[in-house]
RNA sequence: CCAGAUUACCGGCUGAUCGCGUGUGCCUUGGGUGCACGAGGAAAGUCCGGGCAGCACAGGGAAGGGCAGUCGCUAACGGCGACCGGGGGCGACCCUAGGGAAAGUGCCACAGAAACGAAACCGCCCCUGCAAAGGGGUAAGGGUGAAACGAGCGGGGUAAGAGCCCGCAAUUCACGGCGGUGACGCCGCGAGAUGGUAAACCCUGCCUGCUGCAAGGAGAUGGACCCUUUGAGCCUAAAGCUUGAAGUAUCCCGCUAAGGAUCCACCACAAAAACCGCUUGAGCCUGCGGGCAACCGUAGGCCUAGAUAGAUGACCAGCCUCGACAAAACCCGGCUUACAGGUAAUCUGGCCUU
RNA sequence: GGGCUCGUAGCUCAGUGGAAGAGCGGCGGACUCAUAAUCUGCUGGUCCCAGGUUCGAUCCCUGGCGAGCCCA
Numbered sequence: 001c002c003a004g005a006u007u008a009c010c011g012g013c014u015g016a017u018c019g020c021g022u023g024u025g026c027c028u029u030g031g032g033u034g035c036a037c038g039a040g041g042a043a044a045g046u047c048c049g050g051g052c053a054g055c056a057c058a059g060g061g062a063a064g065g066g067c068a069g070u071c072g073c074u075a076a077c078g079g080c081g082a083c084c085g086g087g088g089g090c091g092a093c094c095c096u097a098g099g100g101a102a103a104g105u106g107c108c109a110c111a112g113a114a115a116c117g118a119a120a121c122c123g124c125c126c127c128u129g130c131a132a133a134g135g136g137g138u139a140a141g142g143g144u145g146a147a148a149c150g151a152g153c154g155g156g157g158u159a160a161g162a163g164c165c166c167g168c169a170a171u172u173c174a175c176g177g178c179g180g181u182g183a184c185g186c187c188g189c190g191a192g193a194u195g196g197u198a199a200a201c202c203c204u205g206c207c208u209g210c211u212g213c214a215a216g217g218a219g220a221u222g223g224a225c226c227c228u229u230u231g232a233g234c235c236u237a238a239a240g241c242u243u244g245a246a247g248u249a250u251c252c253c254g255c256u257a258a259g260g261a262u263c264c265a266c267c268a269c270a271a272a273a274a275c276c277g278c279u280u281g282a283g284c285c286u287g288c289g290g291g292c293a294a295c296c297g298u299a300g301g302c303c304u305a306g307a308u309a310g311a312u313g314a315c316c317a318g319c320c321u322c323g324a325c326a327a328a329a330c331c332c333g334g335c336u337u338a339c340a341g342g343u344a345a346u347c348u349g350g351c352c353u354u
Numbered sequence: 355g356g357g358c359u360c361g362u363a364g365c366u367c368a369g370u371g372g373a374a375g376a377g378c379g380g381c382g383g384a385c386u387c388a389u390a391a392u393c394u395g396c397u398g399g400u401c402c403c404a405g406g407u408u409c410g411a412u413c414c415c416u417g418g419c420g421a422g423c424c425c426a
Base pairs, nucleotide, nucleotide: 001350002349003348004347005346006345007344008343009342010341012319013318014317015316017314018313020038021037022036023035024034025033026032027031040325044336045335047334048333049332050331051330052212053211054210055209059253060252061251062250064208065207066206067205068204069083070082071081072080073079084098085096086095087094088093099203100202104201105200106197107196108195116150121142122141123138124137125136126135127134128133152168153167154166155165156164170194171193172192173190175188176187177186178185179184216276217275219267221265222264223263224262226260227259230244231243232242233241234240246256247255248254283302284301285300286299287298288297289296290295320323355425356424357423358422359421360420361419364378365377366376367375372409379397380396381395382394383393384392402418403417404416405415406414
């Protein structure tokens, strides 16, 4: 210098004027005015997870749903980090829905003799027969197909053949030894196993209530009466026992609480309103320490939109590389998708020069 | 703001692993003096898009795009 890999960040700037939203001070109650602050890395999709709120309590089991290498991080996760196995690249590095097909069931169209139960279309071998043909054996060869009975090569064996037998190998499993927290790796050993499909049912392990801020809160105090924990049987009755019904977040078990409706007294109140929830939070920045990392701990500093028809705009001047995708609506952690252009750091391969 | 459902021919809809169909429509023919009706033949597809699983995807899975409905 060229070609790449990974990560992080920026994503028009400056000044003036007018306008808008929120907070606050002042003047005043129609409001005016000063000051301060005022969208994003995705605010998006609503795909996961959590906080928060309601369902009286939410406890056990089932059903349903979800996840799937190991270890860790975390409030939690289907997220993230590191590692293991597999695949790709010369390499930096990237991709990986990655438990089980040796529990069972299903499916494998067309073609083909046969699609996983075994089976003989051609061929090969034996027998009968002059021949045609028939009977039997054979899955090594042909052909069909995505896939052909499923572990290849060599030898033995046989009428011809075949893991039928033997030797050496393949994958996987069990056992033993060593290393590792572990997935797993290396070595040894054993005839234990051998089509595919679980993003088919299913099995194994783990997690899991439902509904969502349009959730939800919102009258206070006192009194009366009713309802919800009730019916039937045993028993003279009560207590107790038995059995059913009701409520409860799909069902069963369990549980049976604390309330609820109406009316009256008094205070408050007239709106699809206003108020709360609402933005100080698993918060952000910097330094130090621990950890390979995700992340954690600690010290200091900071406050950074909160509307409810919904605020970020318009215009002028200057500059540059001429400006992409797009804009809050309870909050947060992730993922995914969209995105003109630019910057920085680390690393890889090649070429040149010293 | 939140939740749910759907996307197949011009229109309305079937098809849920094995070479995509029906009705209406459109075009041609027959019948008729002519039209309609009827009969008959033909036509017509990015199965919304992209990727994956599988031998094979409209169908199963993931992401995107576009519609519709519900909740005060």

Two RNAs folded together computationally: RNase P RNA and transfer RNA, 426 nucleotides in total. Rfam match: Bacterial RNase P class A. Gene Ontology terms of the family: dimeric ribonuclease P complex, ribonuclease P activity and tRNA processing. The coordinates come from a structure-prediction model, not an experiment, and the mean pLDDT is 78.